[in-house]
Context: one part of a larger RNA
Molecule: large-subunit ribosomal RNA, domain III
Organism: Amphritea opalescens
RNA sequence: GAGUAACGAUAAGGGGAGUGAAAAACUCCCCCGCCGGAAGACCAAGGGUUCCUAUCCAAUGCUAAUCAGGGUAGGGUGAGUCGACCCCUAAGGCGAGGCUGAAGAGCGUAGUCGAUGGGAAACAGGUUAAUAUUCCUGUACUUUUUGUUAUUGCGAUGGAGUGACGGAGAAGGCUAGGCCAGCACGGCGUUGGUUGUCCGUGUUUAAGGUUGUAGGUUUAGGACUUAGGAAAAUCCGGGUCCUUUUAAGACUGAGAAUUGAUGACGAACCCUCUUUUGGGUGAAGUGGUUGAUGCCAUGCUUCCAGGAAAAACUUCUAAGCUUCAGAUAACAAGAAAUCGUACCCCAAACCGACACAGGUGGUCAGGUAGAGAAUACCAAGGCGCUU
Numbered sequence: 001g002a003g004u005a006a007c008g009a010u011a012a013g014g015g016g017a018g019u020g021a022a023a024a025a026c027u028c029c030c031c032c033g034c035c036g037g038a039a040g041a042c043c044a045a046g047g048g049u050u051c052c053u054a055u056c057c058a059a060u061g062c063u064a065a066u067c068a069g070g071g072u073a074g075g076g077u078g079a080g081u082c083g084a085c086c087c088c089u090a091a092g093g094c095g096a097g098g099c100u101g102a103a104g105a106g107c108g109u110a111g112u113c114g115a116u117g118g119g120a121a122a123c124a125g126g127u128u129a130a131u132a133u134u135c136c137u138g139u140a141c142u143u144u145u146u147g148u149u150a151u152u153g154c155g156a157u158g159g160a161g162u163g164a165c166g167g168a169g170a171a172g173g174c175u176a177g178g179c180c181a182g183c184a185c186g187g188c189g190u191u192g193g194u195u196g197u198c199c200g201u202g203u204u205u206a207a208g209g210u211u212g213u214a215g216g217u218u219u220a221g222g223a224c225u226u227a228g229g230a231a232a233a234u235c236c237g238g239g240u241c242c243u244u245u246u247a248a249g250a251c252u253g254a255g256a257a258u259u260g261a262u263g264a265c266g267a268a269c270c271c272u273c274u275u276u277u278g279g280g281u282g283a284a285g286u287g288g289u290u291g292a293u294g295c296c297a298u299g300c301u302u303c304c305a306g307g308a309a310a311a312a313c314u315u316c317u318a319a320g321c322u323u324c325a326g327a328u329a330a331c332a333a334g335a336a337a338u339c340g341u342a343c344c345c346c347a348a349a350c351c352g353a354c355a356c357a358g359g360u361g362g363u364c365a366g367g368u369a370g371a372g373a374a375u376a377c378c379a380a381g382g383c384g385c386u387u
């Protein structure tokens, strides 16, 4: 220079009460304003205690601070079913032998790893200051071990089926959700009117079990035979014959109904109290309409650029076993370990040196108007962006 520029989005504050040494900024209440395909809610990645409580204000916070994602101390993350681990493989990695190479090493078979993919099973309500599909209550489901009983051809690292998949388009059936009516409870206006065709609030309930609908697909069964499936096969594929058929059969399949539920939840009311906590009782809980981008559907139609693999699962036999072992069914008793789980997650907690107007994958998707996830105003919820 200069007590000058600046104090990081122009979403906005005002009043009362409290605490305190001190209050524009902290807490509570009332009013106002902003977002509302987000500035709300939930995950993945990443962070790692930032979560909750008590207490403190030196420093951090672009000001103050009684406040804090700051300091100190204590507390907090509960799983057979969520995710990982596990079984399986993709691109790709490593790679016994092997091939190549002055050396280091490179490539690569068998194999072994490797998810961003495939593979068993849980929902509703309640509860904490802080966790919950994990605790509690209620109601379920799955795999597996051992034993008993009954029946019995079982057996794989091999064969076969299945798993098993692209783009686009169209129509249909449903549901979530919404809206309206009915019903239940409450209200009757501090400003003229408001007992009425008035106003406000609520009208919620899962997985699972039973049933097998709209729709989709489709001949199916038996006998004999067989140059294929590296060996075998009763399996698959090929062939012949018989029966049965285009649907009242078979397979699949949302939803609905019923049960779950004489339960839970529930507005409101009552009691209590440390003044906003705790306890108790508990009404109505129906119908119509609209309707998805969700489900049926990995369906159907169509197109060419022709759209993973393996395990699990089903079945077949080989070696072998065949009083055993093994398999199937029912019942009973057990088992289901380990790790993650707090909190932030379009952000003041991640990546940007900062409490930085930047960047960051997925899910949810209310009302009125609207073609609409545009836009405007609102709900739930969250904020007024730390001078």
Base pairs, nucleotide, nucleotide: 013031014030015029016028017027018026032384033383034382035381040364041363042362043361046344047343050342051075052074053073054072055071056070060068061067080141081140082340083339084338086119087118088117092113093112094111098107099106100105122139123138124137125136126135142336143335144334145333146332147331148330149329150328151327152326153321154320158316159315160314161313166303167302168301169300172296173295174294177290178289179288180287181286182203183202184201185200186199187198188196204264205263208259209258210257215252216251217250218249220243221242222241223240224239225238226237228236229235265285268281269280270279271278304307350359351358366378367377368376369375